[in-house]
RNA sequence: UCCCGACAAAGCCAAACCCUUCGUGAGAGGGGGGCAGAAAGUCUCGGGUCUUAUAAGGAAGAUGGCCGAACUACCGAA
Numbered sequence: 001u002c003c004c005g006a007c008a009a010a011g012c013c014a015a016a017c018c019c020u021u022c023g024u025g026a027g028a029g030g031g032g033g034g035c036a037g038a039a040a041g042u043c044u045c046g047g048g049u050c051u052u053a054u055a056a057g058g059a060a061g062a063u064g065g066c067c068g069a070a071c072u073a074c075c076g077a078a
Stems, first nucleotide, its partner, number of pairs: 004076002012037001017032006035065001041071002044069004048063005
């Protein structure tokens, strides 16, 4: 350094549910909460799923805690 991921240390993140705000909606922000996660970091690329006021081709959106790639990254036992 790579692989790997410990009943290790320090931190990170935060499902369901509840309150609240925004949105037509999928959903999102904040507070509580804690099921989980070793990339649950990044919509950069490809795909999947979902939504819509328009109605015609389509278009515009949501999702990374849906999958694959790419890039980057804390710690250091076996």
Record summary
A computed fold for a 78-nucleotide RNA from a Nitrospirota bacterium, annotated as c-di-GMP-I riboswitch aptamer. Its Rfam family is "c-di-GMP-I riboswitch aptamer". Its family is annotated with cyclic-di-GMP binding in the Gene Ontology. The coordinates come from a structure-prediction model, not an experiment, and the mean pLDDT is 77. The sequence was found by an Rfam model in a public genome assembly. Of the family's consensus pairs, 94% are formed in the model.